This is a predicted structure of an 87-nucleotide RNA (c-di-GMP-I riboswitch aptamer) from Alkalibaculum bacchi.
RNA sequence: GAAUUAAAAAGGCAAAACUAGUGAAAGCUAGUGACGCAAAGCCAGAGUCUAAAGCUCAAGGGUAGCAAAGAUCGUUCGGCCACUAAA
Numbered sequence: 001g002a003a004u005u006a007a008a009a010a011g012g013c014a015a016a017a018c019u020a021g022u023g024a025a026a027g028c029u030a031g032u033g034a035c036g037c038a039a040a041g042c043c044a045g046a047g048u049c050u051a052a053a054g055c056u057c058a059a060g061g062g063u064a065g066c067a068a069a070g071a072u073c074g075u076u077c078g079g080c081c082a083c084u085a086a087a
Base pairs, nucleotide, nucleotide: 004087012037013036017032018031019030020029021028022027035074041080042079043078045077046076047072048071049070054066055065056064057062
């Protein structure tokens, strides 16, 4: 120095729920709050969620179908980077 990988310390993140805001929705943001996390850090490539615009069909006024340019890294896979440190 590298790989694997325990413990401790410092420091970090923050689920559900509630409140407020935002959005068509999925969801997101802030506050309170900690279920948990050694990558719960980053990337939306795979996957997944939603289905607005648009298109198709129907029809008088759709609980219809398709549709990502929306969203998700705290389900999973993939990529990138990283703190401490016994053996």

Annotation
The prediction has a mean pLDDT of 80. The source organism's lineage runs through Bacteria, Bacillota, Clostridia, Eubacteriaceae and Alkalibaculum.